[in-house]
RNA sequence: UCUUAUCUAGAGUGGGUGAGGGACGGGCCCGAUGAACCCCGGCAGCCUGUGCGGCACGCCGUCACGCCCGUGCGUGACCGAUGUGUCGUGCAAGGUGCCAACUCCUACGGAACCAAUUCCGAGAGAUAAGA
Numbered sequence: 001u002c003u004u005a006u007c008u009a010g011a012g013u014g015g016g017u018g019a020g021g022g023a024c025g026g027g028c029c030c031g032a033u034g035a036a037c038c039c040c041g042g043c044a045g046c047c048u049g050u051g052c053g054g055c056a057c058g059c060c061g062u063c064a065c066g067c068c069c070g071u072g073c074g075u076g077a078c079c080g081a082u083g084u085g086u087c088g089u090g091c092a093a094g095g096u097g098c099c100a101a102c103u104c105c106u107a108c109g110g111a112a113c114c115a116a117u118u119c120c121g122a123g124a125g126a127u128a129a130g131a
Base pairs, nucleotide, nucleotide: 001131002130003129004128005127006126007125012040014039015038016037020030021029022028025106026105027104041099042098043097046095047094048092049091050090051089052088053087054086055085056084057083058082060080061078062077063076064075065074066073067072103124108121109120110119111118112117
């Protein structure tokens, strides 16, 4: 940089330090009752691991039926065994990420409405996985 998915859930009365922060413009906010950052702590959407259940498929076994000279082949059944995939639901916290406000709102296009305003989509951004 590209692709895909997600973005109204969740998370601190701790220690250090000391003035900024919420991506960007416009707003509106947070902040000396302590911002950013560091440590500790925590959270669980993504990846990963793992338990249980459903479904599909593969292989093996058993049984039945059929074919065959035949140890072979085919079809079907099995609350038989095993593996893979997938879906659902838990757990862990390993890889990351995250821990004010819907991604704080908005910017571009559209719909409803006299309007205020609301809604939908795009864009931008963030995160994860892959390239």

About this RNA
The prediction has a mean pLDDT of 77. SAM riboswitch aptamer (S box leader) from a soil metagenome, 131 nucleotides, folded computationally. It matches the Rfam family "SAM riboswitch aptamer (S box leader)". Rfam describes the family as follows. The SAM riboswitch is found upstream of a number of genes which code for proteins involved in methionine or cysteine biosynthesis in Gram-positive bacteria. The SAM riboswitch acts at the level of transcription termination control. The predicted structure consists of a complex stem-loop region followed by a single stem loop terminator region. An alternative and mutually exclusive form involves bases in the 3' segment of helix 1 with those in the 5' region of helix 5 to form a structure termed the anti-terminator form.